[in-house]
RNA sequence: CGAGCCGGCUAGGCAAUCGCUGCGCCAUGCGGCGUGGAGGAAAGUCCGGGCUCCACAGGACAGGGCGCCAGGUAACGCCUGGGGGGCGCGAGCCCACGGAAAGUGCAACAGAGAGCAGACCGCCACCGGCUGCUGCGCGAGCGGCGCCGGCGGCAAGGGUGAAACGGUGCGGUAAGAGCGCACCGCGUUCGGCGGCAACGUCGGCGGCUAGGCAAACCCCGCCCGGAGCAAGGCCAAAUAGGAGCCCUUGAGCGUGGUCCGCGCUGGGCUCGGGUAGGCCGCUAGAGGUGUCCGGUGACGGGCAUCGAAGAUGAAUGAUUGCCCUCGACAGAACCCGGCUUAUCGGCCGGCUCGCGCU
Numbered sequence: 001c002g003a004g005c006c007g008g009c010u011a012g013g014c015a016a017u018c019g020c021u022g023c024g025c026c027a028u029g030c031g032g033c034g035u036g037g038a039g040g041a042a043a044g045u046c047c048g049g050g051c052u053c054c055a056c057a058g059g060a061c062a063g064g065g066c067g068c069c070a071g072g073u074a075a076c077g078c079c080u081g082g083g084g085g086g087c088g089c090g091a092g093c094c095c096a097c098g099g100a101a102a103g104u105g106c107a108a109c110a111g112a113g114a115g116c117a118g119a120c121c122g123c124c125a126c127c128g129g130c131u132g133c134u135g136c137g138c139g140a141g142c143g144g145c146g147c148c149g150g151c152g153g154c155a156a157g158g159g160u161g162a163a164a165c166g167g168u169g170c171g172g173u174a175a176g177a178g179c180g181c182a183c184c185g186c187g188u189u190c191g192g193c194g195g196c197a198a199c200g201u202c203g204g205c206g207g208c209u210a211g212g213c214a215a216a217c218c219c220c221g222c223c224c225g226g227a228g229c230a231a232g233g234c235c236a237a238a239u240a241g242g243a244g245c246c247c248u249u250g251a252g253c254g255u256g257g258u259c260c261g262c263g264c265u266g267g268g269c270u271c272g273g274g275u276a277g278g279c280c281g282c283u284a285g286a287g288g289u290g291u292c293c294g295g296u297g298a299c300g301g302g303c304a305u306c307g308a309a310g311a312u313g314a315a316u317g318a319u320u321g322c323c324c325u326c327g328a329c330a331g332a333a334c335c336c337g338g339c340u341u342a343u344c345g346g347c348c349g350g351c352u353c354g355c356g357c358u
Base pairs, nucleotide, nucleotide: 001354002353003352004351005350006349007348008347009346010345012323013322014321015320016319017318018317020037021036022035023034024033025032026031039329043340044339046338047337048336049335050334051228052227053226054225063224064223065222066221067220068082069081070080071079072078083097084095085094086093087092098219099218103217104216105213106212120158121157122154123153124152126150127149128148129147130146132145133144134143135142136141166184167183168182169181170180171179185208186206187205188204190203191202192201193200194199232280233279234278235277242271243270244269245268246267247266251265252264253263254262255261287306288305289304290303291302292301293300294299324327
């Protein structure tokens, strides 16, 4: 210098004018002044928790989620460190990564055969035939090769497939074959060593029995009650309806043969629920920043310091001027921790590879 990897930060600036809105003060009649006013993702609402109400003795089943190990955390499907596998020369990146020797099931097409499989081509032995070639023999004949048929053996090679019941070599054999052996691979509920562990490594054992798929059913382990701030609570009109008490001098109806009585209709007072409306919940928290300590790290602890939207028809905008590198994705609605997705550019730090120079 070029090409790349990882992590972090930033998200046009200044000014004027006109608006919107929370709070404080003054006015309280309109209003005036001061001050605060979106994000790294406020987003998707995909996980986890706080908070609120409801339900709940305990246990089990169903259902759902998660799934290498250890740690972090309020918790997680998140994060950190490690293990294993894959990709990259490398920095580094990616992985739903428990169990297929518990059971059930699936594998199109091609292919002989697709699960304790199989013989199409092929290889080999034996038997028979040849009015094929050839060697030997005077000859009958004997032998070799080839072709055809039959009966068997084999799974090395070819071929099919995403996948064909380990690979290489030597021995072995009629030809072959873990048939035997060595090495590699695989397995191991065996042992030693290292590690908390996942796992690694060495040795033994098993000739291989154990192929793939569990984001197929399933099995094993762990976790999970439901609904959500329109949660939930408080204050509380008008109208209608309700409850209690009192009144009935009078009237009507019911009960009853009749009277009293009782009930309903009526009037008054009080009370409660609830609607409109208003208020709380509502922003001070698993909070931010700095520093020190512990830890590889995620993170934890101590001290100091800071106060930073809270609306409810729902504010955070518009215009103009100047400057620059000409400005992306997008906007709170109870809060917080994550993940994922979108994003014009710019800056900083660490690292890798290549080339050149010293």

Bacterial RNase P class A from an uncultured Pseudomonadales bacterium, 358 nucleotides, folded computationally. The sequence was found by an Rfam model in a public genome assembly.